[in-house]
Context: one part of a larger RNA
RNA sequence: AGCGCAGGGUGGAUGCCUUGGCACUAAGAGCCGAUGAAAGACGUGAUAAGCUGCGAAAAGCUUCGGGGAGGAGCAAAUAUCCAACGAUCCGGAGAUCUCUGAAUGGGGAAACCCACAUGAGGAAACCUCAUGUAUCCAUAACUGAAUCCAUAGGUUAUGGAGGGGAACCCGGUGAACUGAAACAUCUAAGUAGCCGGAGGAAGAGAAAGAAACAUCGAUUCCGGGAGUAGCGGCGAGCGAAACCGGAAGAGCCCAAACCAGCGUGCGUGCAUGCUGGGGUUCGGACCGCGGAAGUGAUCCAACGAGUUUAGCAGAAUGGUUUUGGGAAAGCCAGCCAGAGAGGGUGAAAGCCCCGUAAGCGAAAGACGAGUUGGCACGGCGGGAUCCAGAGUACUACGAGACACGAGAAACCUUGUAGGAAGGAGCGGGGACCACCCCGUAAGGCUAAAUACUCCUUAGUGACCGAUAGCGCAUAGUACUGUGAAGGAAAGGUGAAAAGGACCCCGGGAGGGGAGUGAAAGAGAACCUGAAACCCUGUGUUU
Numbered sequence: 001a002g003c004g005c006a007g008g009g010u011g012g013a014u015g016c017c018u019u020g021g022c023a024c025u026a027a028g029a030g031c032c033g034a035u036g037a038a039a040g041a042c043g044u045g046a047u048a049a050g051c052u053g054c055g056a057a058a059a060g061c062u063u064c065g066g067g068g069a070g071g072a073g074c075a076a077a078u079a080u081c082c083a084a085c086g087a088u089c090c091g092g093a094g095a096u097c098u099c100u101g102a103a104u105g106g107g108g109a110a111a112c113c114c115a116c117a118u119g120a121g122g123a124a125a126c127c128u129c130a131u132g133u134a135u136c137c138a139u140a141a142c143u144g145a146a147u148c149c150a151u152a153g154g155u156u157a158u159g160g161a162g163g164g165g166a167a168c169c170c171g172g173u174g175a176a177c178u179g180a181a182a183c184a185u186c187u188a189a190g191u192a193g194c195c196g197g198a199g200g201a202a203g204a205g206a207a208a209g210a211a212a213c214a215u216c217g218a219u220u221c222c223g224g225g226a227g228u229a230g231c232g233g234c235g236a237g238c239g240a241a242a243c244c245g246g247a248a249g250a251g252c253c254c255a256a257a258c259c260a261g262c263g264u265g266c267g268u269g270c271a272u273g274c275u276g277g278g279g280u281u282c283g284g285a286c287c288g289c290g291g292a293a294g295u296g297a298u299c300c301a302a303c304g305a306g307u308u309u310a311g312c313a314g315a316a317u318g319g320u321u322u323u324g325g326g327a328a329a330g331c332c333a334g335c336c337a338g339a340g341a342g343g344g345u346g347a348a349a350g351c352c353c354c355g356u357a358a359g360c361g362a363a364a365g366a367c368g369a370g371u372u373g374g375c376a377c378g379g380c381g382g383g384a385u386c387c388a389g390a391g392u393a394c395u396a397c398g399a400g401a402c403a404c405g406a407g408a409a410a411c412c413u414u415g416u417a418g419g420a421a422g423g424a425g426c427g428g429g430g431a432c433c434a435c436c437c438c439g440u441a442a443g444g445c446u447a448a449a450u451a452c453u454c455c456u457u458a459g460u461g462a463c464c465g466a467u468a469g470c471g472c473a474u475a476g477u478a479c480u481g482u483g484a485a486g487g488a489a490a491g492g493u494g495a496a497a498a499g500g501a502c503c504c505c506g507g508g509a510g511g512g513g514a515g516u517g518a519a520a521g522a523g524a525a526c527c528u529g530a531a532a533c534c535c536u537g538u539g540u541u542u
């Protein structure tokens, strides 16, 4: 030195465990903000570095309920206190709430600096305190240039907005990689990104529809129709609709004609404005008849079942000189069950504890189906006259969007130019024309069925079990980067600290005794403790 064997060290695999995650289900909630948000800075404790809570009234104050013996958070110890005159704790309502931040008196390198006006305190101050003072928009009043009337502008008052938020939604803008086995039309894709806006949903929506000679009757979503009809360097690919079945179900309001009232302009009889009534497509006005059944999604008020934000109560087991450190295990004998879900207790408990089943409960706040009252809406006939949304429809050119790439290319949107009709009208039925049929554009609102989950409650898992599961058993921490940003590792003594008094060696670290404990080969570098690797002893070989 090699190879064995034995014993150790190191190391932290494995097993077991779970405080944490992941996915989903059912409900709830779906917004917060100038009454100052979200997010922070700095403070705040007897002692106080961190977290949590709170805000100079600072781990808290008041009040109303619950609850009933200990309590002063994580978090031990000491000190000092609180508590049956009901503390701590839990819930409702309220008070306080520094500074930054939309940040809003001005400024600013966020958490800082500097003001003005009015009022109060004060003898007074250059002191202290309180309140107000941003911008934009709307409305109203006052004021008011060049410039006569006026207008622009200004001032004040009142109201609103601003910022944040996980996904979902609508709109604007809008790629490329990629695929086409290259690539340019095409695709990816109207996706990602960016911007604006809203709501608990959004958007759409009561036919200028769909159809086909029969009809249906707003919209949305789902299953079919169907990977069909089509589109397509007819390549890659893209890809409907009618109709059928289901979920849900709801319809309305203006403009105008006409009536009434009050104005304005100038060319003095014309035009036009405002307010109220009327009216809305089975058209209406107008004329005639009639004078209430009913409906309501709006608003107001009252009542309000119930739900929710603390809780209450809740059955039934003993023995054992069995084993053991320990009984819930074994044995013997019982009991409850509308409760044998689950968790804990020194191993494995229906009957020990917390709970569980079935019940009960609110001073105060929130939600709230519904009921009542107010309120709003709410008829039939006639067919002479009047009304029925204009730079609109439509046309041409250029685009976009429609499953549809200019195509035979309708329909929809509109940049440029032109530009109607007037219900005997107008639009559509995939070029276009005729016939026929359907509808009534150029104003508006509309619940439900649908999408999503930052968040709350209850629960579930042929989901994970510490290199897994979220990045985090907690951490957006430590650390990296000028910055945007990137971003870890790290769990387990024991039933209980009983965490090793005391003695010895040592400078200490550490160890040897003693003691605790079931175990210390469980001693905090702490359950189990694999392998690599290192060492000691021994055998053997050279």
Stems, first nucleotide, its partner, number of pairs: 001541009015527001016492002020464002022461007029453002031164002039100003042055003046078001050074002061094006070082003105114003115133007135161009168199001169197005179186001183233001209216002220247005230238002251445003254389001258277009283387003286382004294377003299374005306367004311360002317333004322329001334351002336340001342354003394418007404430001425440005479486002499526001502513004
Predicted 3D model of a 542-nucleotide part of an RNA (large-subunit ribosomal RNA, domain I) from Drancourtella sp. An177. Rfam family: Bacterial large subunit ribosomal RNA. Its mean pLDDT, the model's own confidence on a scale to 100, is 83. The full RNA is in RNAcentral, with records from ENA and SILVA.